[in-house]
């Protein structure tokens, strides 16, 4: 100097104002927010991925058992852009107009409040240590 490996780290933003109302950061009317990879050139809306939410198997706990809980493989589900413009190239970049955001909870319906979560995780030319190859 590259380059592999393994540990260990590290990695999501966001509710202010008014209004109704007994009650609402939940409802209206205005705000505000956008995980990772990939793409000819930069993406919430393109392709996938992650997480969430179902559900066979299998483990472990608990039970007499029916079952319930927790973890684990696989599997299924999982939202939402259009027109101009520039250009060789853009649903990504300007410019305008839309749109869409898990599961429980809650005095009353949540993308933002609370909670599983101090959790889980995609990833990454990222940091650190260790071995290895050149």
């Nucleotide at each position: 100097c590259u380059c592999c490996g393994u540990g260990c780290u590290c990695c999501g933003g966001g509710g202010u104002c008014g209004g109704u109302g007994c009650a609402a950061u939940u409802c209206c009317g205005a705000a505000c927010c956008g995980g990772c990879g990939g793409u000819c050139a930069g993406a919430g809306u393109c392709c996938g991925c992650g997480a969430g939410c179902c559900g066979u198997g299998c483990g472990a706990u608990g039970g007499c058992g029916a079952c319930a809980u927790c973890g684990u493989c696989c599997g299924g589900u999982u939202g939402a852009u259009c027109c101009g413009g520039u250009g060789g190239a853009a649903u990504u970049c300007c410019g305008g107009g839309a749109c869409c955001g898990a599961c429980g909870g809650u005095g009353a319906a949540a993308g933002u409040c609370c909670g599983g979560a101090u959790g889980g995780g995609a990833g990454g030319c990222g940091g650190c240590a260790c071995g290895g190859g050149u």
Molecule: FMN riboswitch aptamer (RFN element)
Organism: Agromyces seonyuensis